Description:
Transfer RNA from a bacterium, 76 nucleotides, folded computationally. It matches the Rfam family "tRNA". The family's RNA type in Rfam is transfer RNA. Rfam links the family to the GO term triplet codon-amino acid adaptor activity. Rfam's curators write: Transfer RNA (tRNA) molecules are approximately 80 nucleotides in length. Its mean pLDDT, the model's own confidence on a scale to 100, is 80.
RNA sequence: AGGCGGAUAGCUCAGCUGGUAGAGCGCCACUCUUACACGGUGGAUGUCGCAGGUUCGAGCCCUGUUCCGCCUACCA
Repeated sequence: AGGCGGAUAGCUCAGCUGGUAGAGCGCCACUCUUACACGGUGGAUGUCGCAGGUUCGAGCCCUGUUCCGCCUACCA
């Protein structure tokens, strides 16, 4: 330098054919317990990396860009 993949909740990750953004763990409250843990019930939480475009409508399609990982090439 070129190519490929990834970025979505605090963490790890799903998200189908573009049509209400989800799970597990974690967190909070209640319950349970002498108490803690476990269990049970309920609840809160998102600039879908960023900026534009297409569309009635974008996490998903297109363009640019940032960061991370991998591969190839070049220099040494």